[in-house]
Context: one part of a larger RNA
RNA sequence: UUGGGCGUAAAGCGAGCGCAGGCGGUUCUUUAAGUCUGAAGUUAAAGGCAGUGGCUCAACCAUUGUACGCUUUGGAAACUGGAGAACUUGAGUGCAGAAGGGGAGAGUGGAAUUCCAUGUGUAGCGGUGAAAUGCGUAGAUAUAUGGAGGAACACCGGUGGCGAAAGCGGCUCUCUGGUCUGUAACUGACGCUGAGGCUCGAAAGCGUGGGGAGCAAACAGGAUUAGAUACCCUGGUAGUCCAUGCCGUAAACGGUGGGCGCUAGGUGUAGGGGGCUUCCACGUCUUCUGUGCCGUAGCUAACGCAUUAAGCGCCCCGCCUGGGGAGUACGGCCGCAAGGCUAAAACUC
Repeated sequence: UUGGGCGUAAAGCGAGCGCAGGCGGUUCUUUAAGUCUGAAGUUAAAGGCAGUGGCUCAACCAUUGUACGCUUUGGAAACUGGAGAACUUGAGUGCAGAAGGGGAGAGUGGAAUUCCAUGUGUAGCGGUGAAAUGCGUAGAUAUAUGGAGGAACACCGGUGGCGAAAGCGGCUCUCUGGUCUGUAACUGACGCUGAGGCUCGAAAGCGUGGGGAGCAAACAGGAUUAGAUACCCUGGUAGUCCAUGCCGUAAACGGUGGGCGCUAGGUGUAGGGGGCUUCCACGUCUUCUGUGCCGUAGCUAACGCAUUAAGCGCCCCGCCUGGGGAGUACGGCCGCAAGGCUAAAACUC
């Protein structure tokens, strides 16, 4: 609980879809619910408020006026709402083009690591600050050929692209979502937001079945050290990978909710369109969409933000209200569990 706020002080739900609700473009006609206005009734007295007066003032008292509201009734029609008709600029569709690691499935390629087999070859290899554990004469490391298997895709690669977010990167095929530009043929406000609800949601973790090269929690050993349950080294299991089902959290960050409109410029970059020039390439001007940097007005406590706003406005949602206790207890809901969501108080400063 009025307000004031939410980039960094407390505060934007991780993200989307969307029922209810809230809000909603232009023109005309109509209605009169909201709105404005006249009259009547009611609103006991006291009290309140305003004026005047009386106790020297005040408190106090007297007197006059006045309500707010409700009911009935007459009117106004700008705005909001209701009804009807129309419009095209919001929104959507069509048509013609464009870019893209957007998603799902299937297939496939090369480099590298590891392992296996074989050849060559001999005493070391490996590792570190230095070492040791470890591997190696049962032939290692190195090197060559062949094979197996799993995972990730160097260069291109870029404050580059795509996606609502999480996120997405070798190549090919199939299926599939969204976006942008141009046009203005079609619909004719069909829109925005969105409590609940539903869906998606990194990593880790969990269930079942596979897989397992490298890496690597736990664990073991070697070092370091006063100690060393670490940092360093040698190993190494879950896990990391696939299928399927859960979990539902992150500094899920731009620490910045979504939509619309308006408000100097400059300079990169990505995808389109148009004009000029030109044999072409190029160059140059302009326009739309995205993504960066700098910067005016303005804003800000400052830092900074600044047409991708944190500026100026409107609409809708979420959230905050001193620190600790505590994102905890209890209860409820969800989960196989781990735990998640919702969410206090005593006490204390």
This is a predicted structure of a 349-nucleotide part of an RNA (small-subunit ribosomal RNA, central domain) from an uncultured bacterium. The coordinates come from a structure-prediction model, not an experiment, and the mean pLDDT is 86.